RNA sequence: UUCCAUCUGCAAGCGCCUGACCCGGCCAAAACGCUUAACGCCGGGUGACGAGGAGGGGGAUUAUCGAAUGAUUCGGCGGGUACCCCCCCGGUUGUCAUGACCGUUAGUAUAGCUACAAAAGCAAACAGUAAUGUUUGUCAUAAAAGGCUGUACAUGUGAUUGA
Numbered sequence: 001u002u003c004c005a006u007c008u009g010c011a012a013g014c015g016c017c018u019g020a021c022c023c024g025g026c027c028a029a030a031a032c033g034c035u036u037a038a039c040g041c042c043g044g045g046u047g048a049c050g051a052g053g054a055g056g057g058g059g060a061u062u063a064u065c066g067a068a069u070g071a072u073u074c075g076g077c078g079g080g081u082a083c084c085c086c087c088c089c090g091g092u093u094g095u096c097a098u099g100a101c102c103g104u105u106a107g108u109a110u111a112g113c114u115a116c117a118a119a120a121g122c123a124a125a126c127a128g129u130a131a132u133g134u135u136u137g138u139c140a141u142a143a144a145a146g147g148c149u150g151u152a153c154a155u156g157u158g159a160u161u162g163a
Base pairs, nucleotide, nucleotide: 014078015077016076017075019074020046021045022044023043024042025041026040049066050065051064055088056087057086058085059084089103090102091101092100094160095159096158107153108152109151110150111149112148113147114146121138122137123136124135125134126133127132
């Protein structure tokens, strides 16, 4: 220094890179010399800005919300708390069981009110030949969600007492 095994910690616009694009370097031929390359070769760089999100197990699957750039946040692989289905557990219309709908922020629909961000931009420093990367300052700016209020609606049966 490399490989293998084990342990610990860390992520979910999270991790990785062979397509693509970008940067640097390298190489030939006609007599000799000089000059000159690429869609070639070698090495490197880019490859998602935050918000939000977990009852347990299984299955399946193109995983919510906006912002920015003038548009590679393209393309590919892996993972993943989304959505849907099944089972279990739990919650909701006084209580029990069941049904329906939901998931500890726990019934559905609808109307109104209500909050917050980072990248970006500008300026500067550092590293690198460069593409580019890291950091600091300044500086704004969302939507979904959630919460509050109102309206409408939500299976059928038994009991609401006894010992």
Model confidence (mean pLDDT): 76 of 100. Predicted 3D model of a 163-nucleotide RNA (glmS glucosamine-6-phosphate activated ribozyme aptamer) from Syntrophomonas sp. Lineage of the source: Bacteria > Bacillati > Clostridia > Syntrophomonadaceae > Syntrophomonas. Rfam family: glmS glucosamine-6-phosphate activated ribozyme aptamer. From the family's description: This entry contains a glucosamine-6-phosphate activated ribozyme that is found in the mRNA for GlmS. GlmS is an enzyme that uses fructose-6-phosphate and glutamine to generate glucosamine-6-phosphate. The ribozyme catalyses self cleavage of the glmS mRNA that is thought to regulate GlmS activity. Rfam links the family to the GO terms regulation of gene expression and catalytic activity. The model forms 83% of the base pairs in the Rfam consensus.